[in-house]
RNA sequence: GGAAAGAUGGCAGAGUGGUCGAUUGCACCGGUCUUGAAAACCGGCGACUGUAACAGGUCCGGGGGUUCGAAUCCCUCUCUUUCCGCCA
Numbered sequence: 001g002g003a004a005a006g007a008u009g010g011c012a013g014a015g016u017g018g019u020c021g022a023u024u025g026c027a028c029c030g031g032u033c034u035u036g037a038a039a040a041c042c043g044g045c046g047a048c049u050g051u052a053a054c055a056g057g058u059c060c061g062g063g064g065g066u067u068c069g070a071a072u073c074c075c076u077c078u079c080u081u082u083c084c085g086c087c088a
Stems, first nucleotide, its partner, number of pairs: 001084007010026003018068001028044005046059004061077005
């Protein structure tokens, strides 16, 4: 340099243009059980903003576009992985 795949919450990881700010597991928090823990079971659990607390708003690597509607489609940039090639 060429080709391909990818970037989603604390971690892993799913996600037909609408039912999604988001499945599932782990982790974590609370509880049941227990002498006590572990396991099991039940409930909760992304971030920022905002609020007394709720509510509300924004966010799927950065930016832009298409669309009534985008995590999902398109463009661009950044980064990661794999293969090929080149130099040494």